This is a predicted structure of a 73-nucleotide RNA (transfer RNA) from a Lachnospiraceae bacterium. The prediction has a mean pLDDT of 82. The organism belongs to Lachnospiraceae, within Bacteria. It matches the Rfam family "tRNA". Rfam describes the family as follows. Transfer RNA (tRNA) molecules are approximately 80 nucleotides in length. It is annotated as a transfer RNA.

This record gives sequence, structure tokens and C1' cells, in this order.
RNA sequence: GCUUCGAUAGCUCAGUUGGUAGAGCACUUCACUCGUAAUGAAGGGGUAAGCGGUUCGAAUCCGCUCUGGAGCU
Repeated sequence: GCUUCGAUAGCUCAGUUGGUAGAGCACUUCACUCGUAAUGAAGGGGUAAGCGGUUCGAAUCCGCUCUGGAGCU
């Protein structure tokens, strides 16, 4: 330099043919306990790596940039 894959909640990840963004764990509160853990109930937390384009509507489609992985030269 070229090809290809990835980026979504604090972490690990889903998200179907474009239509109001989810799970597990973690965190907070409450219950339970002599107390802790476990368990049960409830709750908070993401403008989706950045910019632009297409569209009535974009995490999703297209382009560029940054960044991480793999391969080739």
C1' cells in the first nucleotide's frame, strides 16, 4: 500500500425486509437476615466511533475519515 471483518448501556453481546434501541452480568433502592452472601421485587443508565448522502423515516442502505483485528504484498 491492497483486501476483508468489527465498533450499539460500565463489561460481554443481540437487534430478521429501514418504522419509537434490547438481553445477561454489573450498579441503585426495597424486601428477606442478628449481619453479610444468596434469593425476590422495582429502578436508573446508550442522539448506536465521527461527518455527509439517500429516504416521509437510518443502528440498519451508500460515501469519506478515525480506530481495532485478520490476511496479502